[in-house]
RNA sequence: CCGUGCUGGACGGGGAGGUAGCGGUGCCCUGAACCUGCAACCCGCUAGAGCAGGGUCGAACUCCUACCCCCGGCCCUUAGCCUUGCAGGGUUUGCCCCCGGUAAGUGGUGAGGAAGCUCUGGUCCUGUGCGGCGCAAUUCCAUGAACCCCGUCAGGUCCGGGAGGAAGCAGCGGUAAGUGGAACAUUGCGGGUGCCACGGGGGUGCUGGAGCAGAGCAAACUGCCGGGGUUCCGCCUGGGGGGCGGGGUCAAAGGUAGGUGCACGG
Repeated sequence: CCGUGCUGGACGGGGAGGUAGCGGUGCCCUGAACCUGCAACCCGCUAGAGCAGGGUCGAACUCCUACCCCCGGCCCUUAGCCUUGCAGGGUUUGCCCCCGGUAAGUGGUGAGGAAGCUCUGGUCCUGUGCGGCGCAAUUCCAUGAACCCCGUCAGGUCCGGGAGGAAGCAGCGGUAAGUGGAACAUUGCGGGUGCCACGGGGGUGCUGGAGCAGAGCAAACUGCCGGGGUUCCGCCUGGGGGGCGGGGUCAAAGGUAGGUGCACGG
C1' cells in the first nucleotide's frame, strides 16, 4: 500500500411547549430520512437520561470535533417608528355647531346719488261726521175678548092700561193688551263695519315722498379676533394588541478544516 472480517458509531436534526431534568408521542421549522409496539389528568428514563424487539451500513460522501453561514422558533424593547382597540380629560390649538366683532380678499350695492341731517305722509292710538250692516221702538197691514170692552142689537126678556121706555145674548162692525208681518221712512243703540271725510295724539320700529349734502354702504362667503356648546374625530394622559426596526438566545439544512479503533492475509 492492497484485500478480508469486525467494533465504536450511523440509519435524521432542531425550536417552542411540557418536565426537577432528559428523551418521546402531539405542534412548528428544516428537507428526504430502516421496520414493529408504547404514550397527554401521558409514556419511558436519571446526567452514560426514551424503553422493548428486529433489520441494514460501517472507519468515511456517511462517524466525531471546531468554525462559517443561516431557515425557523423563543425572550426583551422606558431607544425608536407605524397601526388598532380600551379608559379618562375637555384647553393652548384643530374638526363640527352657534353668537358677537373686524373689513384684508371674493361677491353685492352706490354720482341713475351711499352714510348722515331736516321735513312730511302711511302703519299705531283716540274722537267726530257720513255710509253700510244688525237690533229695538215709532209707523203701517193683518189678526186679536163666550160674559166681566164699545157701537148697532133680530129673536126673546123686563116696566107701563096705553103711548112709550130699559137692559141686552147670538150675529155684524170696531177696539185694548197681545200676536204675526212689512219694501221705504223716523228715532235710539251696537260692532271682528268702510280702498270714505275731518280733527287730535304718539313715535322712529318698518315703510313712501321731498329737500340739504357729496362717498361711501353692507357683511353673504373666505380670512382674522373674542365668547359659548359638543366629544364623532384630532389632541393630551394612562394602559393593551399587532407590525417594522433594534438587542439577545437556541439553532435545522449547507459549507470549510481537522480527527477516528481491532484482527487476519498478501

Predicted 3D model of a 266-nucleotide RNA (Bacterial large signal recognition particle RNA) from Desulfovibrio sp. The sequence was found by an Rfam model in a public genome assembly. Taxonomically the source falls in Desulfovibrio (Bacteria, Pseudomonadati, Desulfovibrionia, Desulfovibrionales). Model confidence (mean pLDDT): 78 of 100.